[in-house]
Context: one part of a larger RNA
RNA sequence: AGCGAACGUUAGCGGCGGGCUUAACACAUGCAAGUCGAGCGAGAAAGGGACUUCGGUCCUGAGUAAAGCGGCGGACGGGUGAGUAACACGUGGAUAAUUUGCCCUUCAGCGGGGGACAACAAUUCGAAAGGAUUGCUAAUACCGCAUACGUCGCCGGAAUCUGCGGAAUCCGGCGGGAAAGCUAGGCCGCAAGUGCUUGCACCGAGGGAGGGGCCCGCGGCGCAUCAGCUUGUUGGUGGGGUAACGGCCUACCAAGGCGAAGACGCGUAGCUGGUCUGAGAGGAUGAUCAGCCACACUGGGACUGAGACACGGCCCAGACUCCUACGGGAGGCAGCAGUGGGGAAUAUUGGACAAUGGGGGAAACCCUGAUCCAGCCAUGCCGCGUGAGUGAUGAAGGCCCUCGGGUCGUAAAGCUCUGUGGAGAGAGACGAAUGUCCGUAAGUUAAUACCUUGCGGGGUGACGGUAUCUCUUUAGCAAGCACCGGCUAACUCCGUGCCAGCAGCCGCGGUAAUACGGAGGGUGCAAACGUUGCUC
Numbered sequence: 001a002g003c004g005a006a007c008g009u010u011a012g013c014g015g016c017g018g019g020c021u022u023a024a025c026a027c028a029u030g031c032a033a034g035u036c037g038a039g040c041g042a043g044a045a046a047g048g049g050a051c052u053u054c055g056g057u058c059c060u061g062a063g064u065a066a067a068g069c070g071g072c073g074g075a076c077g078g079g080u081g082a083g084u085a086a087c088a089c090g091u092g093g094a095u096a097a098u099u100u101g102c103c104c105u106u107c108a109g110c111g112g113g114g115g116a117c118a119a120c121a122a123u124u125c126g127a128a129a130g131g132a133u134u135g136c137u138a139a140u141a142c143c144g145c146a147u148a149c150g151u152c153g154c155c156g157g158a159a160u161c162u163g164c165g166g167a168a169u170c171c172g173g174c175g176g177g178a179a180a181g182c183u184a185g186g187c188c189g190c191a192a193g194u195g196c197u198u199g200c201a202c203c204g205a206g207g208g209a210g211g212g213g214c215c216c217g218c219g220g221c222g223c224a225u226c227a228g229c230u231u232g233u234u235g236g237u238g239g240g241g242u243a244a245c246g247g248c249c250u251a252c253c254a255a256g257g258c259g260a261a262g263a264c265g266c267g268u269a270g271c272u273g274g275u276c277u278g279a280g281a282g283g284a285u286g287a288u289c290a291g292c293c294a295c296a297c298u299g300g301g302a303c304u305g306a307g308a309c310a311c312g313g314c315c316c317a318g319a320c321u322c323c324u325a326c327g328g329g330a331g332g333c334a335g336c337a338g339u340g341g342g343g344a345a346u347a348u349u350g351g352a353c354a355a356u357g358g359g360g361g362a363a364a365c366c367c368u369g370a371u372c373c374a375g376c377c378a379u380g381c382c383g384c385g386u387g388a389g390u391g392a393u394g395a396a397g398g399c400c401c402u403c404g405g406g407u408c409g410u411a412a413a414g415c416u417c418u419g420u421g422g423a424g425a426g427a428g429a430c431g432a433a434u435g436u437c438c439g440u441a442a443g444u445u446a447a448u449a450c451c452u453u454g455c456g457g458g459g460u461g462a463c464g465g466u467a468u469c470u471c472u473u474u475a476g477c478a479a480g481c482a483c484c485g486g487c488u489a490a491c492u493c494c495g496u497g498c499c500a501g502c503a504g505c506c507g508c509g510g511u512a513a514u515a516c517g518g519a520g521g522g523u524g525c526a527a528a529c530g531u532u533g534c535u536c
Base pairs, nucleotide, nucleotide: 001535002534003533005532006531007530008529009528012384013383014382015381016380017379018377019376020342025340026339027338029337030336031335034072035071036070039069040068047060048059049058050057051056079295080294081293089219090218091217092216093215095213098212099211100210103208104207105206106205107204109202111145113143114142120135121134122133123132124131125130151176152175153174154173155172156171157170158169160167161166181200182199184197188193221267222266223265228258229257230256233255234254235253236252237251238250239249240248270292271291272290273289274285275284276283277282297318298317299316300315301314320331321330322329323328348374350373351372352371356370357368358367359366360365387417388416389415390414397408398407399406400405421477422473423472424471425470426469427468431463436458437457438456439455440454441453442452443451480525481524482523483522484521485506486505487504491520492519493518494517495516501508502507
């Protein structure tokens, strides 16, 4: 000098930050990932109304709710630091060994068929969780067929580059492989529907952007009281596997590979930008914020998918907790709050999607404990206030005294003012731009529909009746803590008498203690001041 601090005493206000460093201990409860009816089929009830033979029927609620199939998203965002000494991270390269959903851009397409499975209904098993059988049905779900500009595989030819492994370009031949529709307005038609225009989808390829995968050089720790380590080990061949190189895996062959420039082992540890300190070199550290990595009760595994070996998905095993009709089931806060426990110690079971961002959707919109805000805590930094001016009979009172006086001290009182904060009353934001609707112009178009873009108008705020401003009110409501022997700024009296006690070091205390305790006075900081711990 610093701190994610804690403890003691004290405490007025505001702004901006920060807030389980310990048990990666166990978790009650609520919420944290959904959305799309402009992909598809089906489809309630309560309530209201009408009729009624009082049994019920019809209309509305409503093509709504809740489900199901299907699509996209649940691989992002959020948490934690257990593990990891490693290409995990940082930095610089390499990929001629690679991939990429959504987005942008370019080219070429979107023809014609088929059979199912949920939902649903019936039967049925089970305490439940959850199933089973039979039957019906749609699609942008699934499966053949057609077509093939690119593309992929094989063959042939030309010519370019090369690290000589290969890469890329052009031409020809053979073979393989696609797709899905929905939509708004207008036109035609009795209708089903058809064609044109619009938008979003879908399929095959090329390029881009952004994101990954893999490989390599170098760098950052303690112990040598760890000196030898290794059998898929090191290399090769064949095969397999991957998006991709590779002992990544496998069979065979060879006997290699690493190591004092520290292998192997043990201990410790997420890494970095940074942070603290220091004149620097360096040392220490890795909270908040940002990048990367790893993990998600413990261990293992794959499935789906562009992407996971997946925190709020699946399967198996284990420990633990809960339900059970004892046959069997359910669960995973290192998400946000919150609880118990541990601990010196760390907050609300709050509000809102208004903004920013994300997912879905054509959009309206829905979801969002991300986020934005509010609450608690002097935990830190910064700012403000607790009054200002005047006022000497140097009042009273306290303390000291050489008894003359000195000091607290212009301090108080008194007089004149001010009104920050506080209290009361009133006004009252910025953050809001969008989207959408209305009007209007241009583009598109057969079109003045629709759609797209520009301009104008209406409308949208959790925070919050908050910040801020104005008026009123009264000096009224707001100062403590540590220290005063030397280091080290600040001294006297009383009490005590090696006692009681102090103490960071030196050391004080045994009868005049500036060192203990109290008082008066003083010094230093100040809404804080000290102590302890840790780092330089």
Molecule: small-subunit ribosomal RNA, 5' domain
Organism: uncultured prokaryote